RNA sequence: AACUUAUCCAGAGAGGUGGAGGGAUUUGGCCCUAAGAAACCUCGGCAACAGACUCAUUUCAAGAGAACUGUGCCAAUUCCAACAAGCAUUGAGCUUGAAAGAUAAGAU
Numbered sequence: 001a002a003c004u005u006a007u008c009c010a011g012a013g014a015g016g017u018g019g020a021g022g023g024a025u026u027u028g029g030c031c032c033u034a035a036g037a038a039a040c041c042u043c044g045g046c047a048a049c050a051g052a053c054u055c056a057u058u059u060c061a062a063g064a065g066a067a068c069u070g071u072g073c074c075a076a077u078u079c080c081a082a083c084a085a086g087c088a089u090u091g092a093g094c095u096u097g098a099a100a101g102a103u104a105a106g107a108u
Base pairs, nucleotide, nucleotide: 001108003106004105005104006103007102008101013043014042015041016040017039021032022031023030026082027081028080029079044074045073046072049070050069051068053065054064055063078100083097084096085095086094087093
């Protein structure tokens, strides 16, 4: 790097350095930001995907707990929409699915 599977309306921030952007990409909207963006560092936290562990069950699989290890994450639903179908309406809207993306695990 591409592939497969699962999840994505819950949850969880302070300090330091830094100095103008950021919210993945394109378009449109909306929002955050000199009361300090991105990035990096420290400490803290959330969650429970995988490994280890405890309990229960069992032919197998499926469960509950806990948070040691490897990741991940800590504004707004993946911030919202874009494509398709359906509903409503004639000015906006709603639902479902897809696509794209993110994360984990696996396999090449």
Predicted 3D model of a 108-nucleotide RNA (SAM riboswitch aptamer (S box leader)) from Bacillus methanolicus. It matches the Rfam family "SAM riboswitch aptamer (S box leader)". Gene Ontology term of the family: regulation of gene expression. Taxonomically the source falls in Bacillus (Bacteria, Bacillota, Caryophanales, Bacillaceae). Of the family's consensus pairs, 97% are formed in the model.